Small-subunit ribosomal RNA, 3' major domain from an uncultured Candidatus Berkelbacteria bacterium, 465 nucleotides, folded computationally.
Model confidence (mean pLDDT): 81 of 100.
It matches the Rfam family "Bacterial small subunit ribosomal RNA".

Context: one part of a larger RNA
């Protein structure tokens, strides 16, 4: 000087206490170990892997394995020879991929030639999701949005180093404010950036019945402890209060300091060494990745009466997306869906009469049932060259396990948690119950810091560095 101590003091945090809903027990979804398997491709693995990379594995993807071709080569630069490029066939084959047979003469340029295009040839080279993240950039992850991490000069020390950054208050905050061998300064903190809350002023297209409101857009004003009062050092600031849309950081977002952890990524992507070079490289057809005795994660749906189921429709949302696409009216199907084709590059049209939970009526009356929907049988529809391995959705039938979960865990302090729907990317279609957002309904509790677990200051002890 640090690190650690089942030392100490202080102090913060959904830590933990009070509380509300969960996970662990059931069926399913999906990822992850295991195990199998020709392959089950490869990364992640306490916190900080495990619905992660993946914003979408039927071929493609795609890296894996079976098998069939190819070797200047699926790309790219450079030399050489022939063909205009380019469309349509045959045969052979599971494509790739070999073989032939026909149409075809383009563009600049007088012409030589040339660009661009196939085709062979030769070698220089291409290639490589092969290795090393312990050789590296770049990017992310954690402590942690924790309040800290330093530095010049000055002083003190033989020095290592100290000291400023400590005390005493205060704050979320090394935030301020007083003290002070210290004075001053960077990265951090905090403002400055977006959003969303109220008002004004302008505009008003496609938005309103209408000028006004709404509403949408763009500018601006408003919040500072700025006002009174109490405490306090007369300070910082703290308790209360008044105006006010909002008070004391007004709510959320973005934004993450020196660093730790040789954390994670050579599989995005660059890249150094090292390996492969008729194969670890390329093309093609199937199959994998979807496997099944088990374990874990982390969602769903549910065990019902604050309910199920039928009905009336009796109501009310934002956020978005659309031209290879959204897809309206009408018809037809019990439906999924199908015919139709009108609007619309969209504040105009369509999704979308935009939702559900809610309201109202009726029935069920506590039971493995009108609860639950798994799992199978069977008819269809969809989208694709293609839905056997391996899609999704309808309709009828089937109706499994489950009666609130050991021991242990998780989230959350407000328009939050809990419940309900609805959009969106990805994408032909989808395994989305998942991720990213959006709005409706809308609670409980916080004495408190003794303990549990992380921080952070200051001190104390060490045979540790």
């Nucleotide at each position: 000087u640090g690190a650690c101590g089942g030392g100490g003091a202080c102090c913060c945090g959904c830590a933990c206490a009070a509380g509300u809903g969960g996970u662990g027990g059931a069926g399913c979804g999906u990822g992850u170990g295991g195990u199998u398997u020709a392959a089950u491709u490869c990364g992640a693995u306490a916190c900080u892997a495990a619905g992660c990379g993946a914003a979408g594995a039927a071929c493609c993807u795609u890296a894996c394995c079976c098998a069939g071709a190819c070797u200047u080569g699926a790309c790219a630069u450079c030399c050489c020879g022939a063909g205009a490029a380019u469309c349509c066939g045959c045969u052979g084959g599971a494509a790739a991929c070999a073989g032939u047979g026909g149409a075809g003469u383009g563009c600049c340029g007088c012409a030589a030639g040339g660009a661009g295009c196939u085709c062979g040839g030769u070698g220089a080279c291409a290639g490589g999701u092969g290795u090393u993240g312990c050789a590296u950039g770049g990017u992310u992850g954690u402590c942690g949005u924790c309040a800290g991490c330093u530095c010049g000069u000055g002083c003190u020390g033989u020095g290592a180093a100290g000291u400023g950054u400590c005390c005493c208050g205060u704050u979320c905050a090394g935030u301020c404010g007083g003290u002070u061998a210290a004075c001053g300064a960077g990265c951090g903190c905090a403002a400055c950036c977006c959003u969303c809350a109220u008002c004004c002023u302008g505009u008003g297209u496609u938005a309103u019945a209408u000028u006004u409101c709404u509403c949408a857009c763009a500018g601006g004003a408003a919040a500072c402890u700025g006002c009174c009062u109490c405490a306090g050092u007369u300070a910082a600031u703290g308790g209360g209060g008044a105006g006010g849309a909002a008070g004391g950081u007004g709510a959320g977002g973005a934004u993450g300091a020196c660093g730790u952890c040789a954390a994670a990524u050579c599989a995005g992507c660059a890249u150094g060494g090292c390996c492969c070079u008729u194969a670890u490289g390329u093309c093609u057809g199937g199959g994998g990745c979807u496997a099944c005795a088990c374990a874990c994660g982390c969602g769903c749906u549910a065990c019902a009466a604050u309910g199920g189921a039928c009905a009336a429709u009796a109501a009310c949302a934002a956020u978005g997306g659309g031209u290879c696409g959204c897809c309206a009216a009408g018809c037809c199907g019990c439906a999924a869906g199908g015919c139709g084709g009108a609007g619309c590059u969209a504040a105009u049209c369509c999704u979308a009469c935009c939702a559900a939970a809610u309201u109202u009526g009726u029935u069920c009356u506590c039971a493995g049932u009108u609860c639950g929907g798994a799992u199978u049988g069977g008819a269809g529809g969809c989208u694709g060259c293609a839905a056997c391995u391996c899609g999704c959705c309808u309709c009828c039938a089937u109706g499994a396990a489950g009666c609130c979960g050991g021991a242990a865990u998780c989230a959350c302090u407000a328009g939050u948690a809990a419940c309900g729907g609805c959009u969106g990317g990805u994408c032909a279609g989808c395994u989305a119950c998942a991720c990213a957002g959006c709005c409706g309904u809308g609670a409980a509790u916080a004495c408190g810091u003794u303990c549990u677990c992380g921080g952070g200051u200051c001190u104390u002890g060490u045979a540790c560095a």